[in-house]
RNA sequence: GACGAACGCUGGCGGUGUGCCUCAUACAUGCAAGUCGAACGAGAAGCAGGAGCUUGCUCCUGUGGAAAGUGGCGGACGGGUGAGUACAACAUAGGAAAUCUGCCUUAGGGUGGGGGACAACAGAGGGAAACUUCUGCUAAUACCCCAUAUGAGCUUGGUUGAAAUACCAAUCUUGAAAGUUCCGGCGCCCUAAGAUGAGCCUGUGCCUGAUUAGCUAGUUGGUGGUGUAAUGGACUACCAAGGCAACGAUCAGUAGCUGGUUUGAGAGGAUGAUCAGCCACAAUGGGACUGAGACACGGCCCAUACUCCUACGGGAGGCAGCAGUAGGGAAUUUUGCGCAAUGGGCGAAAGCCUGACGCAGCAACACCGCGUGAAUGUUAAGCCCUUCGGGGUGUAAAGUUCUGUCAAUAGGGACGAAUUUUGACUGUACCUAUAAAGGAAGCACCGGCUAACUCCGUGCCAGCAGCCGCGGUAAUACGGGGGGUGCAAGCGUUGUCCGGAAUCAUUGGGCGUAAAGCGUUCGUAGGCGGCAAGGUAAGUCUGAUGUUAAAGCCCGGGGCUCAACUCCGGUUCGGCAUUGGAUACUAUCUAGCUAGAAUGUGGUAGAGGUAAAGGGAAUUCCUGGUGUAGCGGUGAAAUGCGUAGAUAUCAGGAGGAACAUCGGUGGCGAAAGCGCUUUACUGGACCAUUAUUGACGCUGAGGAACGAAAGCCAGGGGAGCAAAUGGGAUUAGAUACCCCAGUAGUCCUGGCCGUAAACGAUGGAUACUAGGUGUUGCGGGUAUCGACCCCUGCAGUGCCGAAGCUAACGCGAUAAGUAUCCCGCCUGGGGAGUACGCACGCAAGUGUGAAACUUAAAGGAAUUGACGGGGGGCCCGCACAAGCGGAGGAACAUGUGGUUUAAUUCGAUGAUACGCGAGGAACCUUACCCGGGCUCAAACGCAACCGGAAUGUAUCUGAAAGGAUACAGUUCUACGGAGCCGGUUGCGAGGUGCUGCAUGGUUGUCGUCAGCUCGUGCCGUGAGGUGUCGGCUUAAGUGCCAUAACGAGCGCAACCCCUAUCGACAGUUGCUAACGAGUCAAGUCGAGGACUCUGUCGAGACUGCCGGCGCAAGCUGUGAGGAAGGCGGGGAUGACGUCAAAUCAGCACGGCCCUUACGUCCGGGGCGACACACGUGUUACAAUGGCGACUACAGCGGGAAGCCACCUGGCGACAAGGAGCGGAACCCGAAAAGUCGUCUCAGUUCGGAUUGGAGUCUGCAACUCGACUCCAUGAAGCUGGAUUCGCUAGUAAUCGCGCAUCAGCCAUGGCGCGGUGAAUACGUUCCCGGGCCUUGUACACACCGCCCGUCAAGCCAUGGAAGCCGGGGGUGCCUGAAGUGCGUGACCGCAAGGAGCGCCCUAAGGUAAAACCGGUGACUGGGGCU
Repeated sequence: GACGAACGCUGGCGGUGUGCCUCAUACAUGCAAGUCGAACGAGAAGCAGGAGCUUGCUCCUGUGGAAAGUGGCGGACGGGUGAGUACAACAUAGGAAAUCUGCCUUAGGGUGGGGGACAACAGAGGGAAACUUCUGCUAAUACCCCAUAUGAGCUUGGUUGAAAUACCAAUCUUGAAAGUUCCGGCGCCCUAAGAUGAGCCUGUGCCUGAUUAGCUAGUUGGUGGUGUAAUGGACUACCAAGGCAACGAUCAGUAGCUGGUUUGAGAGGAUGAUCAGCCACAAUGGGACUGAGACACGGCCCAUACUCCUACGGGAGGCAGCAGUAGGGAAUUUUGCGCAAUGGGCGAAAGCCUGACGCAGCAACACCGCGUGAAUGUUAAGCCCUUCGGGGUGUAAAGUUCUGUCAAUAGGGACGAAUUUUGACUGUACCUAUAAAGGAAGCACCGGCUAACUCCGUGCCAGCAGCCGCGGUAAUACGGGGGGUGCAAGCGUUGUCCGGAAUCAUUGGGCGUAAAGCGUUCGUAGGCGGCAAGGUAAGUCUGAUGUUAAAGCCCGGGGCUCAACUCCGGUUCGGCAUUGGAUACUAUCUAGCUAGAAUGUGGUAGAGGUAAAGGGAAUUCCUGGUGUAGCGGUGAAAUGCGUAGAUAUCAGGAGGAACAUCGGUGGCGAAAGCGCUUUACUGGACCAUUAUUGACGCUGAGGAACGAAAGCCAGGGGAGCAAAUGGGAUUAGAUACCCCAGUAGUCCUGGCCGUAAACGAUGGAUACUAGGUGUUGCGGGUAUCGACCCCUGCAGUGCCGAAGCUAACGCGAUAAGUAUCCCGCCUGGGGAGUACGCACGCAAGUGUGAAACUUAAAGGAAUUGACGGGGGGCCCGCACAAGCGGAGGAACAUGUGGUUUAAUUCGAUGAUACGCGAGGAACCUUACCCGGGCUCAAACGCAACCGGAAUGUAUCUGAAAGGAUACAGUUCUACGGAGCCGGUUGCGAGGUGCUGCAUGGUUGUCGUCAGCUCGUGCCGUGAGGUGUCGGCUUAAGUGCCAUAACGAGCGCAACCCCUAUCGACAGUUGCUAACGAGUCAAGUCGAGGACUCUGUCGAGACUGCCGGCGCAAGCUGUGAGGAAGGCGGGGAUGACGUCAAAUCAGCACGGCCCUUACGUCCGGGGCGACACACGUGUUACAAUGGCGACUACAGCGGGAAGCCACCUGGCGACAAGGAGCGGAACCCGAAAAGUCGUCUCAGUUCGGAUUGGAGUCUGCAACUCGACUCCAUGAAGCUGGAUUCGCUAGUAAUCGCGCAUCAGCCAUGGCGCGGUGAAUACGUUCCCGGGCCUUGUACACACCGCCCGUCAAGCCAUGGAAGCCGGGGGUGCCUGAAGUGCGUGACCGCAAGGAGCGCCCUAAGGUAAAACCGGUGACUGGGGCU
């Protein structure tokens, strides 16, 4: 895009078309084929006249013409359907010397004489009916005979011709007729011709399957017959053995064919409704009759199935005609009107008949046309959204002004009708008038493809979905609302066909790696084929003619208002046929050529093949000698061998297999393949020569041959090796890898098998198209004493590479380039190289080779990353190693898990949670639990109203919060009110409730690792690459060199702070060298700035200098100098990013949720529980120590609700007094490790848990649940398993001190400070982490990836299967209706002939054995999805 469509929602009008695609299922009822009296006999009703009389009957005449009959013509047309049919059909072009043709037209001729019947009718029977029998009468255009006839036929003769045949002549035989009339005619018969229609024959075209390969006995042909209108095996008898088939016979499946229709740019594909042509069929099967025509839809006979009637004896029927019914189905109309038109039958005509046809009805089923209003009119409302400002619906509505198509009503009113008559449609089309915007819009969609976006609801639910896919709490994708987009009386969905699809490729594809080259060769058919000449003209080209029905398409016009529709006229292409011409090419014939091909001659290389003979090295075995305890084997072992003498070694012997070195991207062969030497036989190739033949060629469906290894059969052989097997190991297991043994086999002969990653994953042949460099064989030139070297030709075999090709990788004269010819093969993945069938095979199996079902990918090449445990290279890090000290064992502290609980609030969970948020949980904190209260609330603001100053004091109750009560108090004012407080109402509150996976901010980690990127350029189809790689170097992508890259940015480094040295400046509260004063002593005082120190500003370090190495960058040196030397030490500083990492409970914030509660106040409890497990710590286990005594030296800091000197009391915590200090001044403040003495190895003078008692302090309050003091008690623990952590120098270790938080403190924690002060680093193999380069990848959520097979479960389709059931076709035999033909015919008939009987053939039926196809089947096999 299309549709004979269907379904869903919706539906105003008209025109024109179309309407059982399914059950060729069954049919009630009505109608669909009759007509002619001008062929014939007879003639009802009715009408008229007459007669008789019984006055309502009979008869007669005339008219009339019904129904039935004889006869003629028509029922073979028209109408329906598509079952069958792959060809007897159809389409197209032809043929007939092989034909027929009623009615019609034309021409010629004729129409004479005679005869006997049968219906109707009448009478009599049978039967339920259908119907039928007998007797009798009768007409004809019914039937018969005779005559005549241009006709037909046999025979003979003649002419023609190759023959067939045609024509002529003669003899003989045979064949016609119908009348009627109105006298015009209409009929009838014969002959000839035409027209029309029909039959027959031929060429070509016409679906699928080879898992259908052979078929055929009337089969193919001949002769003689039969039969027909006519040819013919159409049929028959005999004879011959043919005919068809790979260019697809036969068989199976499917199907009416065509003009056309639809799609497509076309070529093609699909289709065959309506209309038209042809065919076939008429319940199923068979058969003939009549006739011009049938083997006959509304005729006959028979058989079968079904239905109906019946008196049970017997009969009737055929909607695939029009309506209609039932059934089937997703689905397809009225039991209408009319012969007015067109057409048909009959008739002389009038006319009759006509479900053909013309019309109407039903159906949006299709196409076409029209309408549902037009102009003006802007913050309307409503609804929706919102950033709350507004925006959208939207000029849309309302309102105002108009119009009248359609529809409605009324009036008029055709064409179709033709010479008289005649209109179903129809009072229709059309015209006029009237009134009124009134009666007339929906459907689908809005994530991308694809035009059109927001809100709410839902929460992987409900649902959507054509493909991709959406939905798990912010869904433009589900459902609804608003809005929008598209089409519009329709819109969507489903189904089917074509297109897009170059996705079967003729036009117009491919096969190295994506699917795809047969394992290789020979060769049949076939296809294709060198140079030049001539003939022919089949192909080819060109002209003419015929045909290609009409309709349709296309073009130009005409008619309906337009269009759809319809009418008229017309062209091209193409097909087929006939005919004339052309001859380049192809073909064919003739005669040639030599460039292809082959042969000859002379040489050459070779693991080419077959057979035979020979050889040495090695392994093993046997015999003997020497010799002694092991050998062998492995990662390590063991099994095994060995004292019966192994292994080792020497000598001799046996046997089998394989042939080291040479040996080489060397050679040969078609491939498989071929390797010691020699001999015999033999195939091919190459080079040179150019003698011979003269296209002899190339490819090759089928076919044939060869064809590794393994395997099979038979017979040999068997040293080594070695499936199977045994044993030993390894292992969770080990039917493996390793070891010890070991059988088939490997070897030979003969025969099978026929496959391999049979690979160059690349079929064969020919020609052409830059080069460079090896190598093998042969030759030419040049050259040499010679081997070489150099130039060059042919034939092989390698590497690199240009153009070109390729998706890229790559190929590139050995093409995957450019062309030609031939063959094979492919068409998404899986199912599956499976099943079934067939062929081959001894078997194993091989060849050929599907479908159902399932799936959106599978695949190729390349890119970036990530990964790599048993890829590689380089480098780094307390990563390992070397060391020191710990953890893991104990007790306690603290955090976590778990458990418990009314609650044990919440968060953090590998590294990167666990002395973490928390740098202070007794109340508070507090978020949790129990209980008691409040509801504008604990706080604040605004507005309105009411009341009261505000406020203070006191009492009661209660656990408190709260509640209740009493007393005191009475502001300012301009007199309106204001301020303050309380109450009520409204608006805003409040939430540590949820979502860290909606977020901001902040933080952890990789990691202070050296990386991460950009611009321009260049390369690539592209992803992307280059830069950023390489070499050297660095802590560093730090730098240097090189370089299709050149530059730049974020990181690194530096700039900042502290510290180490010095200088300048400044000296109080710090310092004190000199001077002076002064004290028991003392920078205590005057004074001073020298020193220390404090603080600000500077200097200094840069591989700057020297040596060595290096191109440089740089590295290096017990170098110099220097306080410091190669980043001096430490800190702050954290690139692009990763982990949906952490945090909604620090804060902020979107959305959701609660609102007399999930808010808020109070009391108490809990966060502190305790069988247990883990992390982080403290104290220890002791002598490098404990205890006692003595005595020096710090630094960072802090202090007013504070630090607290000093004094008194207390053993002590502390208490009572009490100076100083908001600090270089006073206080905390004692520093401790240290030194000396003692203890002497023990559960201790170690260790201090736990518990009892007594206290102190803080604080409303120490019970749950504080710290500290004293006395007493004195647990575990004697250095810690596997494993594991920190640290490279002022570091580890060890020692104390300070601070924050804080009333106090559970601090052994955290953050700082100083004192004392080590050991070790060979080195980078290994573990962990990281960086760069490279390689592989089936990974990309990126190795915590991906993914294979069994098993378990559900579902689905399918193969096999004992069987069971069904189907169509064929074959044999039996029986055999109707019927044609033939024969007979004693019966009938005067006769002609007939009845009857028989024979042949045959439908249907029965029976039998096979083959084929389908369904089903316990059980079973694999497959797919989840």